[in-house]
Molecule: transfer RNA
Organism: Bacillota bacterium
RNA sequence: GCUCCAUUAGCUCAGCUGGAUAGAGCAGGGGACUUCUAAUCCCAAGGUCGACGGUUCGAAUCCGCCAUGGAGCA
Repeated sequence: GCUCCAUUAGCUCAGCUGGAUAGAGCAGGGGACUUCUAAUCCCAAGGUCGACGGUUCGAAUCCGCCAUGGAGCA
């Protein structure tokens, strides 16, 4: 230098062929239970879906470009 993959909650990850309100587990917060703790159960909260631009009635999803990380080739 070229090619490919990944980027979604604090962390690990789903999200199908573009469709209506973006989800799970863990962590953290509150509560129940318990003499107390742990475990277990319940509840709520937490996201400009890496940035910018484009296509579309509609984009986490498609396209372009940039950034970061990884792999391969040279």